Fluoride riboswitch aptamer (crcB RNA motif) from Streptomyces sp. SID4985, 69 nucleotides, folded computationally.
RNAcentral holds the sequence, with entries from Rfam.
Formats: sequence, C1' cells, structure tokens
RNA sequence: AGCACUCGCGGCGAUGAGGCUCGCCGUAACCGCGGACGCGAACGCGCCGCUGAUGGCCUCUGCCGACAG
Repeated sequence: AGCACUCGCGGCGAUGAGGCUCGCCGUAACCGCGGACGCGAACGCGCCGCUGAUGGCCUCUGCCGACAG
C1' cells in the first nucleotide's frame, strides 16, 4: 500500500416524516413500468402513456373519494 473478514458509524432501496425490520453500499449502494417511432450492433437515449407517498409492516402528513377505501 492492497485484499478479505468482524465490529462500530453513516448512507441507499422511482414522491414526505416517524418507529420496527430486511437487503445493499462505503463514493458506492440508488435513479419504476409499458409502447409505436427515431438514433443504435446491443445496452441505452429521446418521445408518448401508466402505477405507487412503504424494500416490507404500522402510524402520521399531503393528494383522490359522499363514505368505505
């Protein structure tokens, strides 16, 4: 100096917050789905349309709804 493991800490899991829990990451984790078309070898990008405030459970807030939801 590098690699691996463990612990601690922090961060992330397509729209907010809190608790619990799972996974992942240590500058990475992460950045949803469908479709005609265009570029393109492909990935991908552009364009159009659609679902969800959760990774999962619960609660709150926002939104829709007469209510249930």